This is a predicted structure of a 101-nucleotide RNA (TPP riboswitch aptamer (THI element)). Its mean pLDDT, the model's own confidence on a scale to 100, is 76. It was read from a public genome assembly, where an Rfam model found it.

RNA sequence: UGCCAUCCGUUGGGGUGCUUGCGUGCAAGCUGAGAGGCCAUAGCCAACCCAUCGAACCUGAUCCGGUCAAUACCGGCGGAGGGAACGGACCAUGGCACAGC
Repeated sequence: UGCCAUCCGUUGGGGUGCUUGCGUGCAAGCUGAGAGGCCAUAGCCAACCCAUCGAACCUGAUCCGGUCAAUACCGGCGGAGGGAACGGACCAUGGCACAGC
């Protein structure tokens, strides 16, 4: 000095579940980053997560084994098929490369 991590901006993508109680739309409990609000099932907004080096999320899947009150979780399926990107900053920290002393 450059690049990357990283950070910032804009844009975009995504999910919002399970259980119990009753007075049936509310309360309590569980997991999680996130289970929210307006509203009419549409739509909008908020928070959160993720954006191609992409396990955010979707499909297979009302899947298989373990586990749990159940979802969640762990393993398999499986790096299987899909999946939303551009710009800027190098002040600090870390890595790599190049150059000089």